[in-house]
């Protein structure tokens, strides 16, 4: 300079203030044989409805929730590849980062990790500026997995101290 591989760490955010009251629980009398039925009054009640507020992963391009591609979701492929080690708790040193003695549980009757294939998988215009922008200014708009919940969820609660597009650093056989 280039390059095969390994390692480490890092990697998603959001309902302020207000409205309405499905139903729920109490008290009271009415009708009536019990039960039931509808009637007054309280009390609570949707971050899910309405106003209204609010958020917006990654690589690519003139800067992008919306443009092109990726993640993220479900199910199949069971020895289809690949083939031996993964996970958890953890004395002791240690100032920490770390090493770690020993337990435990899964595993060739295939963990781990890699991959394809099905099915899902949103939403944008218009003016200005400029070489260039559906990215920038400026207007008006839209969109948002799954599964749960005393009422319909981009925002509450889960899975998720999970994963993952990917980003930053190291370590470096070889030449």
């Nucleotide at each position: 300079a280039g390059c095969a591989a390994c390692c480490u760490u890092c990697g998603g955010g959001g309902c302020a203030g207000g409205g309405u009251g499905a139903c729920a629980c109490c008290u009271g009398g009415a009708u009536u044989g019990u039960a039931a039925u509808g009637c007054a009054g309280g009390u609570g009640a949707a971050u899910u409805c309405c106003c209204g507020a609010u958020c917006g992963g990654c690589g690519g391009u003139a800067c992008a929730g919306c443009c092109c591609g990726c993640g993220a979701g479900u199910g199949c492929c069971g020895a289809g590849c690949g083939g031996a080690g993964g996970u958890c708790c953890g004395a002791a040193c240690g100032a920490a980062a770390g090493u770690g003695a020993g337990g435990a549980c899964c595993g060739c009757a295939g963990a781990c990790g890699a991959g394809g294939c099905a099915c899902a998988g949103g939403a944008u215009u218009c003016g200005g500026u400029g070489a260039g922008a559906c990215u920038c200014c400026g207007g008006a708009g839209c969109c948002g997995a799954c599964g749960g919940u005393u009422a319909u969820a981009g925002u509450c609660c889960g899975g998720a101290u999970a994963g993952a597009a990917g980003a930053a650093g190291g370590u470096g056989a070889c030449c």
Notes
Predicted 3D model of a 175-nucleotide RNA (FMN riboswitch aptamer (RFN element)) from an Anaerolineales bacterium. Model confidence (mean pLDDT): 77 of 100. Taxonomically the source falls in Anaerolineales (Bacteria, Bacillati, Chloroflexota, Anaerolineae).